[in-house]
């Protein structure tokens, strides 16, 4: 330098193809059960969807540019 993949809640990920209320599990908080712990049940909080721009009534999703990480190749030594 070229090609490909990944970036979404504290953690692990789904959703993207085919635009229409941002989700799941674990974790966290509250209540109940339990003498307590653990465990179970019910409810709840938590997101600039990597960054910027564009298209659109509407973008995590489509388009362009950039950043970070990973893999492959080339180049140099």
């Nucleotide at each position: 330098c070229g090609g490909g993949g990944a970036g979404u809640a504290g953690c692990a990920c789904a959703g993207c193809c085919u635009g229409g209320u941002a989700g799941u599990g674990c974790a966290c908080c509250a209540g109940c059960u339990u003498u307590g712990g653990g465990a179970g049940c019910u409810g709840g909080a938590u997101g600039u969807c990597g960054c910027g721009g564009g298209u659109u009534c509407a973008a995590a999703u489509c388009c362009c540019g950039c950043c970070u990480c990973c893999c492959c190749g080339a180049c140099c030594a």
The RNA shown here (transfer RNA) has 77 nucleotides and comes from an uncultured delta proteobacterium.
Its mean pLDDT, the model's own confidence on a scale to 100, is 81.
Rfam family: tRNA. It is annotated as a transfer RNA. Rfam's curators write: Transfer RNA (tRNA) molecules are approximately 80 nucleotides in length.